[in-house]
Two RNAs folded together computationally: RNase P RNA and transfer RNA, 417 nucleotides in total. It holds a member of the Rfam family "Bacterial RNase P class A".
RNA sequence: AGGGCGGGUAGGCGGUCGCGAGGGGCCUACCCCCCCGAGGAAAGUCCGGGCACCGCAGGGCAGGGUGGUGGCUAACGGCCACCGUCCGCAAGGAUAGGGAAAGUGCCACAGAGAACAGACCGCCUCCCGGCUCCGGCCGGGCGGCAAGGGUGAAACGGUGGUGUAAGAGACCACCGCGGGCGAUGGUGACAUCCCCGGCACGGCAAACCCCACCCGGUGAAAGGCCUGGGGCUGCCCGUCCCGCGCACACCUCCGGGCUGGCCGUUCGAGGCGGCAGGCAACGGCCGUCCCAGAUAAAUGACCGCCCACGACAGGACCCGGCUUACCGCCCGCACCUCGGG
RNA sequence: GGGGAUAUAGCUCAGUUGGGAGAGCGCGUGGAUCGCACCCACGAGGUCGGGGGUUCGAGUCCCCCUAUCUCCACCA
Numbered sequence: 001a002g003g004g005c006g007g008g009u010a011g012g013c014g015g016u017c018g019c020g021a022g023g024g025g026c027c028u029a030c031c032c033c034c035c036c037g038a039g040g041a042a043a044g045u046c047c048g049g050g051c052a053c054c055g056c057a058g059g060g061c062a063g064g065g066u067g068g069u070g071g072c073u074a075a076c077g078g079c080c081a082c083c084g085u086c087c088g089c090a091a092g093g094a095u096a097g098g099g100a101a102a103g104u105g106c107c108a109c110a111g112a113g114a115a116c117a118g119a120c121c122g123c124c125u126c127c128c129g130g131c132u133c134c135g136g137c138c139g140g141g142c143g144g145c146a147a148g149g150g151u152g153a154a155a156c157g158g159u160g161g162u163g164u165a166a167g168a169g170a171c172c173a174c175c176g177c178g179g180g181c182g183a184u185g186g187u188g189a190c191a192u193c194c195c196c197g198g199c200a201c202g203g204c205a206a207a208c209c210c211c212a213c214c215c216g217g218u219g220a221a222a223g224g225c226c227u228g229g230g231g232c233u234g235c236c237c238g239u240c241c242c243g244c245g246c247a248c249a250c251c252u253c254c255g256g257g258c259u260g261g262c263c264g265u266u267c268g269a270g271g272c273g274g275c276a277g278g279c280a281a282c283g284g285c286c287g288u289c290c291c292a293g294a295u296a297a298a299u300g301a302c303c304g305c306c307c308a309c310g311a312c313a314g315g316a317c318c319c320g321g322c323u324u325a326c327c328g329c330c331c332g333c334a335c336c337u338c339g340g341g
Numbered sequence: 342g343g344g345g346a347u348a349u350a351g352c353u354c355a356g357u358u359g360g361g362a363g364a365g366c367g368c369g370u371g372g373a374u375c376g377c378a379c380c381c382a383c384g385a386g387g388u389c390g391g392g393g394g395u396u397c398g399a400g401u402c403c404c405c406c407u408a409u410c411u412c413c414a415c416c417a
Base pairs, nucleotide, nucleotide: 001337002336003335004333005332006331007330008329009328011306012305013304014303015302016301017300019037020036022034023033024032025031039312043323044322046321047320048319049318050317051219052218053217054216063215064214065213066212067211068082069081070080071079072078083097084095085094086093087092098210099209103208104207105204106203107202120149121148122145123144124143126141127140128139129138130137131136157175158174159173160172161171162170176199177197178196179195180194182193183192184191185190223263224262225261226260228254229253230252231251233247234246235245237243270289271288272287273286274285275284277282307310342413343412344411345410346409347408348407351366352365353364354363360397368384369383370382371381372380390406391405392404393403394402
């Protein structure tokens, strides 16, 4: 100098006024006082859970989702650690990463041939004909060859050698690949070594599918409470009827009223600090704090000072994640590469 | 607050085992007609809403954004 990884912050301070909750003076109203008042994403609603109602013997089918291994967690498609593969000189980064020797399907165009492949250009032996400057060359034919060219995303292992008429795992060495109730290490994914096999087994499952595991549905417009009169029905008194009283989920008639009120609703898998555990995610113990609860919906305005001149954006039952948006500024690394001293 | 659908040419829409981007109307040019319309022939016109991924290859399969349309609450 260039890069890599991780974290924080989201203008600050003071004053005045205003808005929304809560507490108090206070029994009510007015008024006064005290105190609190958006976010890292409150967003998208993509996952997971709490909670509520409905459904449900158990198991299966269908449908949906997830997909290396081990762990964390209330749970997850999240997070942590590790393994494999790919990218990068490196620090590091990415990874929907089970199965293609169960089955089905697809591989366009180009190309001779696209899956138990294939002689287009080629290479080689032999034969025939022609030419010849005798080295061979040209044309045709029977065959052999997957080494070279060319096509393609992909051409049935790679490099080197032996071998051969030319060639070829035909053979050999190394690499790659496949297999082993192999040995060692590891909880495991897997790694290293050893042995066997000349290679049988191209790719696609974010194509159908197979395997393993998980999943009941609907969501605060969930759900509960707060109305009047009559009928029907049931209960009590009664032998029966009328009648009095009580109940009334559902049904029915009448009346009535608003886009009604209250609860759910904010103290919670909570924040901060410390101690010790774990590589980490995370969990334990102790101490301390209370930190929005609106329902047409509250955070704003003005003044002064300072600076690096202020982005994306605002709760609506709650919580854990993911993803997306975001002007900038600050901090950490016993992380890397290059150049100079 | 909670769901569903759609986005392809100027407009209305097709597009399935993933390989050619299409149809009708409209537009332009030419023809036909005395001229116009109808008609005939030819032609232009596309970031397949945007971005990323899987794949040799994506309008199509998967993920994330954007826009538009639409449905769902009362009665104590």